[in-house]
Predicted 3D model of a 94-nucleotide RNA (c-di-GMP-I riboswitch aptamer) from an uncultured Chloroflexota bacterium.

RNA sequence: CUGACCGAAAGGCAAAAUCAGGGAAACCUGAUGACGCAAAGUCAUGGGUCUACGGUUACAUUUUAUUUGUGAUCAUGAUUGCCAGACUACCGAA
Numbered sequence: 001c002u003g004a005c006c007g008a009a010a011g012g013c014a015a016a017a018u019c020a021g022g023g024a025a026a027c028c029u030g031a032u033g034a035c036g037c038a039a040a041g042u043c044a045u046g047g048g049u050c051u052a053c054g055g056u057u058a059c060a061u062u063u064u065a066u067u068u069g070u071g072a073u074c075a076u077g078a079u080u081g082c083c084a085g086a087c088u089a090c091c092g093a094a
Stems, first nucleotide, its partner, number of pairs: 007091001012037002017032006035081001041087003045084003048079003054074007
């Protein structure tokens, strides 16, 4: 100096749930709270998944201009604690 013992110690983040707020929704923010995480830090770049205000379309209803309801479909929305990738990174026990 390197490796194993080795994530021990000191710390970090914070699931579900609840309350408040934002949003059409998925979900997000804050507080409480810890299921877990050695990148559970950042980035929506690729894939997957979720939602559909709105667009398109079908059927039904209304009535003959509409309107209303239901279904299908579409991400520009969301998810980085779904997977991958990129970038960055603290402490290092005998």